[in-house]
Molecule: small-subunit ribosomal RNA
Organism: metagenome
């Protein structure tokens, strides 16, 4: 300190996420030690069991045990009785038991934290300090005896002591009541004097004296109350309160009060948020943040609560008392069933909960607490130790060398690269930890006392030995390959990844982080300036409220005294200790402790400063208001009037249609319509003037007139003197629609009827036609109520242009001109702004105030409130979902958006297709097979330039497995390789062997050696097997369209513009001009070929070579001439020329599109088959046939058609080829072979069409030629399936073809034949020649493609786009709902425990008085009644949850259904 995600890409908004730190942590994988912390966050759920507060005998009297030393009984043992010592010790007493421990359930409060009161208070032990401690008394425990009970415990008689308990006696004081002085803002304060009234214990010790008691003062220390200031979230909780405020009287308390009572007034609290309602113990501190904040309050420390849930007092300095007590509940245990026990939210432990949290250890040795003279004795406080990687701290798992870079894993282009000095073996070293062995602490003060502990720690021995994982590797984010899997399994924080080559699964190899941990989950706080105090916005992204009027609020104009609250400065006080930061120091560092030193902010209170604000006081006039003259207006209400026009009605004239529409129809009309005249009613709403104009807060306001009334500009400076400015709540105004009541209705028109229109049409259009539009009164309160822009001041270039006024200057006047003041529009400069824009009428620059906003959706919505007759308004969530909703702008692309322009695009024309027969090709269908493959124009006479076998890729069925083919290795075999004839077989193939080889070595020979070859075997071959969505290369198409880009420079935050746009002009982004552009490149053009013209040149083919003809090099055409137009480009017409304005054909196809087409031409990655998907063979199939389509051929005839005759090309091919001439046959053709490797011969003859001639005379024909039969002829091993030609016979369908649709602008279209390639054969097909040869093009409105410029856009897989709503399934959350079932507070009304106070007290009672001693009093007790009162019944309500048939709408979910609502003018804006 950012990062990633919104898009084709940009900028900006805006949420989502992530990287960082932290935890009382928890879960998965690991796990080697130690310091020191830490460890039920859940059921304040229930708890067996131990312990966790007792102590003093120097306050009591018994007991008891011991030791003694008398004295007794007794022979003794031994008993008994008396003193001493010493233990123990149940009672009585006394002190503690309110401390310590533990826990956060309540609690939003004076709990809690800071400051502060207390003149309203209390304090036991301790300190200091005055004073005093005479002198009686009377019981109850224990104990004894007795009763009851199962127990638990209790009753009754009787004896005893005391620092226990009660009179008295004294009173320094202390209280109280009167006096009297001081003193305070206020006395319950002080000083004196007088009345009353109140004390005590004893122990110990030879003594001194100690320790205690009492009654006051003060002090420390703890407390108790009271106060300002702070302390969470809900207004969808807004009004709350009768002891409530407050005052008296009285109680009561340590004291202040309504804290209680009784009486009296009616008050008190509330928008600065009271009551409710929900959460929560609070604070030092903790985490995180730069900070300001924000989130926490585990340990530790303070302080408050609470001890099973709820009440209550006792007792005592304190308590309303966790381990005290009553009382009520609810649990648990015990019982003899009558009754009686308990309370771990102390230590450990159990259980249940749960994701989850330890040991029923040791000590009282330190620290600390409690009794005690004291010794001690008691403490689960506390020190320690166990358990848990929870946490933070440190250590260590060896160090150094050692390459054949071992194996072995992974990869691989196979060479190799990596792991990797990484291992090991070896060499050297070290020994922390780890074992064993020896030594030993400090912690103790103070003589004794150490639990920890034979523990830290220190020597020494042995031996690299005991000791590493875990998470990640798509981008954020450090790390990258292979396999497997094939949208499966699975990952995933976001954005995403998987659908056959996945760095995103899962595995391994490497890598890369951290490491005794590493990941993950939750939870915080960062980043988030994403609540913006520091530090945000709000025209169009979420955001100005519909306008106004105003009251609390908030903010406020000059100059000047005072004041000193606010501000600033300085002082003392506090701000507890730990903690934090700093600096030393102590454990071997650190974590951790100890000392010191120190900040911040706040509070208190005092001293000072007076700029600034605030208060007070007067003053000023520049802000406000008023006066006074003037001015302009569709400003408001009310009542009047008035002219066109619609309709209706009455009369005339009139006569058949009118009225409507894109066309119709419905509707009106002969009962007289429309038209037309004339009269007549009625009711809205005012043409023209009229304007980007006036007026008003806004809504909004339109003919004249009268009358009432708001405001508002100017002009003048005459008064007031800051009176202002904005404004939460409140009020008041608010279009249209809507609603009540009554009117009123002419036109116009939701709904409604009817006609179209459509697939449907509840639309849109047309005819009707009701609410309503009007008027009066009352509601309703919303809008795109918009400038999508709150309201006030001031301030900051200008230009222009209009409405209202004023000055000046002209002027006879009005106008011009210039200056201001207010008002309404443009256009712009700085400046702002994401852009777009705004710009003195700000969205610039500042101040005040107010209203809003915080992702999208769910939601202008549900509850619940208010309002309101209802419609509804207005206030306003949550769940669950998504990863983006959005803004401005770019560049594409599209538009039933313009504009310009092209093109056989259409128009004009010609010939056709689509009807028919036959070819071929496709689809389908069929089949064992009907192989593939190509699918809109860009597939279908295409791949195929030509399937009978072969082709061949299907299919049957028979073979074969180093192969048909190629290469390398290993062994083999000697008549070896090869191979006839013969068997078998359909073949292929299996057998079979006469015969019989060749190359090199070496001079030769040879059953020497090799080598080809042959046989075995291993590696491999081989696949037209699979992907054209892995690919090369070609092709197609848009298109021979005029486009598509760079570089510099400029503009722009930026994508991107600009060039390349404007305005001519062109086939053309061809070219001139303009121009912040200039220039360049791929495309056009041109350069190439090839046809028309001429010159040269040359001449193989019978001779001739002028022509023609062929071949070759050249000339020619450039808009060069002239006219006209123009600024240029150019265009028009013209000579002149074979040809003229690119002369005509051709070759040439920018940058991309279409995952477009082709693994089956080849080629190639990967994957698949290996006795098959490879290979060879025989038949068959691709040739199938109810059908559709798609491209031809031949016709339908007379511009023909038979027959006969006479003409005239041009381009090609020809050696296992073209094949003459002569002959045969009716022909197909055969017989022949000449000639010719070709301007020589041959195919080739007759080129057809055409022309003469003649028949034929409109017909299913002398048109058509399909099937079909019978004979034949050629190719070929072979013509069933399936070839092609021939004679003869036969003679279908068709009489010019629906919708619709092709293809063509001149030597073109149509018509005619002709050749080639393919090919053994086989042309209607494809390439090519040439003969004959048109018809039209007004023109660019419409169809289709395209090019440029604009424009709109929710589209960018780009309109074959995008997209809404109902319906149907799932799925999940939520609302209503008759009920149904809880919890929580209060409230009536009844009941009412304990126990405090209160009355009573006839029963009872030792102390004190009196007294006849019988009793009395005086004080009390049980007992009863009252008043409060927990909790218990009951009633109706609030609030608040779960749960319900049915029901509502929401959301989400690869391919459902209808339709097309929005986006382009979205087809109705």
């Nucleotide at each position: 300190a950012g990062g990633g995600u919104u898009u084709g890409a940009u900028c900006c908004u805006g949420g989502c996420u992530c990287a960082g730190g932290a935890u009382g942590a928890a879960c998965g994988u690991u796990g080697g030690c130690g310091a020191c912390g830490u460890g039920c966050c859940u059921u304040a759920u229930g708890c067996a069991u131990g312990c966790a507060a007792g102590u003093c005998g120097a306050a009591c009297g018994a007991u008891c045990c011991g030791g003694u030393a008398g004295u007794u009984c007794g022979c003794a043992a031994g008993g008994g009785u008396u003193g001493c010592c010493g233990g123990a010790g149940a009672g009585u007493g006394g002190c503690g038991a309110a401390c310590g421990g533990c826990u956060g359930a309540g609690u939003a409060a004076c709990g809690c934290g800071u400051a502060a009161g207390u003149g309203a208070c209390c304090u036991a032990c301790c300190c200091c300090u005055a004073a005093g401690u005479g002198g009686g008394g009377a019981a109850c425990a224990a104990c004894c005896c007795u009763g009851a009970g199962a127990a638990a415990u209790c009753g009754g008689g009787g004896c005893u002591a005391a620092u226990a308990c009660c009179g008295c006696a004294u009173a320094u004081g202390a209280u109280g009541g009167c006096c009297u002085g001081g003193g305070u803002a206020g006395a319950u304060c002080c000083u004196g004097g007088u009345c009353a009234u109140u004390a005590a214990a004893g122990c110990c010790g030879c003594a001194a004296g100690g320790c205690g008691c009492u009654u006051g003062g003060g002090g420390a220390g703890g407390g108790g109350c009271u106060u300002g200031c702070g302390u969470c979230c809900g207004a969808u909780u807004a009004g709350c309160u009768u002891g409530u405020u407050g005052g008296u009287g009285g109680g009561g308390u340590a004291a202040u009060g309504g804290c209680c009572u009784a009486c009296c007034a009616a008050g008190g609290c509330g928008a600065c948020g009271a009551u409710c309602g929900g959460u929560a113990g609070c604070u030092g501190g903790u985490c995180u943040g730069a900070g300001a904040g924000g989130a926490u309050g585990g340990c530790c420390a303070g302080c408050c609560a609470g001890a099973c849930g709820g009440g209550g007092a006792c007792u005592g300095a304190g308590a309303u008392a966790c381990g005290g007590c009553c009382c009520u509940g609810a649990c648990u245990c015990c019982u003899a069933c009558g009754g009686g026990a308990g309370g771990c939210a102390g230590c450990a432990g159990c259980a249940a909960g749960g994701a989850a949290u330890c040991u029923u250890g040791c000590g009282c040795a330190a620290u600390g607490g409690g009794c005690g003279a004291a010794a001690g004795c008691c403490u689960g406080a506390c020190g320690c130790a166990g358990c848990g990687a929870c946490g933070u701290c440190g250590c260590g798992u060896g160090g150094g060398g050692g390459a054949a870079g071992a194996a072995g894993g992974c990869c691989u282009u196979c060479g190799g690269g990596u792991u990797g000095u990484a291992a090991a073996a070896c060499c050297c070293c070290u020994u922390u930890u780890a074992u064993c062995g020896g030594g030993g602490a400090a912690g103790a003060a103070u003589g004794a006392u150490g639990a920890c502990g034979g523990u830290a720690c220190c020597c020494g021995a042995u031996g690299a030995a005991u000791a590493a994982g875990u998470c990640u590797c798509g981008g954020c984010u450090a790390a990258c390959u292979a396999c497997g899997u094939g949208c499966c399994a699975g990952c995933a924080g976001c954005c995403g990844c998987g659908g056959u080559a996945a760095u995103a699964c899962g595995u391994a190899g490497g890598a890369g982080g951290c490491a005794a941990a590493c990941g993950u989950u939750a939870u915080c706080c960062g980043g988030a300036u994403u609540u913006a105090c520091u530090g945000g916005g709000c025209g169009u992204a979420a955001a100005g409220a519909g306008g106004g009027c105003g009251c609390g609020g908030g903010c406020g104009g000059u100059a000047c005294u005072c004041u000193a609250a606010g501000u600033c400065g300085g002082g003392u006080g506090u701000g507890a200790a730990a903690g934090g930061u700093c600096c030393u120091g102590a454990c071997u560092c650190a974590a951790u402790c100890a000392g010191g030193a120190u900040a911040u902010g706040u509070c208190a209170u005092c001293c000072g400063a007076u700029a600034c604000u605030g208060g007070a006081g007067g003053a000023c006039u520049a802000g406000a208001g008023g006066g006074c003259a003037g001015c302009a207006g569709a400003g408001g209400g009310a009542g009047g009037u008035g002219g066109a026009a619609u309709u209706c009605c009455c009369g005339g004239u009139g006569u058949a249609g009118c009225g409507g529409u894109g066309a119709u129809a419905u509707g009106c009309g002969u009962a007289g319509a429309u038209a037309u005249c004339g009269g007549g009613a009625g009711g809205a709403a005012c043409a023209c003037c009229a304007g980007u104009g006036g007026c008003g807060a806004a809504g909004g306001c339109g003919g004249c007139c009268u009358c009432c009334u708001g405001g508002g500009c100017u002009g003048u400076a005459c008064c007031u003197g800051a009176c202002g400015c904005u404004u939460a709540g409140g009020c008041c105004c608010g279009a249209a629609a809507g609603c009540g009541u009554g009117g009123g209705g002419a036109g116009c028109g939701a709904a409604c009827c009817g006609g179209a229109u459509u697939a449907g049409a509840u639309a849109c259009c047309c005819g009707g036609g009701u609410a309503g539009u009007c008027c009066a009164c009352g509601c309703c309160c919303u809008a795109a109520a918009c400038g999508g822009u709150g309201g006030a001041u001031a301030c900051u270039a200008g230009g222009u242009a209009u409405g209202g006024g004023g000055g000046g200057u002209a002027u006879c006047g009005a106008c011009c001109c210039u200056c201001u003041c207010c008002g309404u529009g443009c256009c712009g400069c700085a400046g702002u702004u994401a852009a777009c824009g705004c710009u003195u009428u700000a969205a610039g620059u500042a101040u005040c105030c107010c209203g809003c906003c915080u992702g999208g959706g769910g939601a202008c919505u549900a509850c619940g409130a208010u309002c309101g007759c209802a419609a509804g308004a207005u206030u306003a969530a949550a769940a669950c979902u998504c990863a983006a909703a959005g803004g401005a702008a770019u560049u594409g692309a599209c538009g039933g958006g313009g504009g310009c322009c092209c093109g056989c695009a259409c128009a004009a024309g010609c010939a056709g297709c689509g009807g028919a027969g036959c070819g071929u090709g496709u689809g389908g269908u069929u089949u064992a097979a009907u192989u593939c493959g190509a699918u809109g124009c860009u597939a279908c006479g295409c791949g195929a330039a030509g399937a009978a076998c072969c082709u061949c890729a299907c299919c049957a069925g028979g073979g074969u497995u180093u192969g048909a083919c190629a290469u390398g290795c290993u062994g083999g075999a000697a008549g070896u390789a090869g191979g006839a004839a013969c068997c078998u077989g359909a073949a292929a193939g299996g057998g079979g062997g006469a015969c019989g080889a060749c190359c090199u070595g070496u001079c030769a020979a040879g059953c020497c050696a090799g080598g080809a070859g042959c046989c075995a075997g291993c590696a491999c071959a081989g696949g037209u097997g699979c992907u054209g969505c892995a690919u090369g290369a070609c092709u197609g198409u848009c298109g021979u369209c005029a486009g598509c880009u760079c570089g510099u420079g400029c503009c722009g935050u930026g994508a991107g513009g600009u060039g390349u746009c404007g305005g001519g002009u062109u086939a053309a982004g061809u070219c001139c001009c303009g121009u912040a552009a200039c220039g360049a490149g791929c495309g056009c053009a041109a350069c190439c070929c090839u046809c028309g013209u001429c010159c040269c040149a040359u001449g193989u083919u019978a001779u001739a070579u002028u022509c023609u003809c062929a071949u070759g090099u050249g000339a020619g055409a450039c808009u060069g001439c002239c006219c006209c137009g123009u600024a240029a480009a150019c265009g028009g017409g013209g000579a002149g020329g074979a040809a003229g304005g690119u002369g005509g054909g051709g070759a040439u196809g920018a940058c991309g599109u279409c995952a477009a087409g082709u693994c089956a031409g080849c080629a190639u990655g990967g994957c698949c088959c290996u006795u098959a998907u490879g290979c060879c063979c025989u038949g068959g199939g691709c040739u199938a046939c109810a059908c559709a389509c798609a491209c031809g051929c031949u016709a339908c005839a007379a511009u023909g058609g038979g027959c006969g005759g006479u003409a005239c090309a041009a381009a090609g091919g020809g050696c296992u080829g073209c094949g003459a001439a002569g002959g045969a046959g009716c022909g197909a053709u055969c017989c022949g072979g000449a000639g010719c490797c070709a301007a020589u011969c041959c195919c080739a003859a007759a080129a057809a069409a055409a022309c003469c001639g003649u028949c034929c005379u409109c017909a299913g024909u002398u048109c058509g030629g399909a099937u079909u039969g019978c004979a034949g002829g050629c190719u070929g091993a072979a013509a069933c399936c399936c070839g092609c030609c021939u004679g003869c016979a036969u003679g279908a369908a068709g009489u010019c073809g629906g919708a619709g649709u092709u293809g063509c602008u001149a030597g073109u279209a149509a018509c005619c034949g002709c050749a080639g390639g393919u090919c053994a054969g086989c042309a209607u097909a494809c390439u090519g020649c040439g003969g004959u040869g048109a018809a039209u093009a007004c023109g660019u409105u419409c169809c289709c493609g395209g090019g440029c410029c604009u424009u709109g856009u929710a589209c960018a897989c780009a309109c074959c786009g995008c997209c809404c709503g109902u319906c149907a399934c799932g799925u999940c959350a939520u609302g209503g709902a008759a009920g149904c079932c809880g919890g929580u507070a209060a409230c009536g009304c009844u009941u009412g425990a304990a126990g405090u106070c209160g009355a009573u007290g006839g029963g009872c009672c030792a102390a004190c008085c009196c007294u006849u001693c019988g009793g009395g009093g005086a004080g009390g007790c049980a007992g009863u009644c009252g008043c409060c009162g927990a909790g218990g019944g009951u009633g109706g309500g609030a609030c608040u949850g779960g749960u319900a048939a049915c029901u509502g709408g929401g959301a989400c979910g690869a391919a459902g259904u209808c339709g097309u609502a929005a986006c382009a003018a979205g087809g109705u804006a």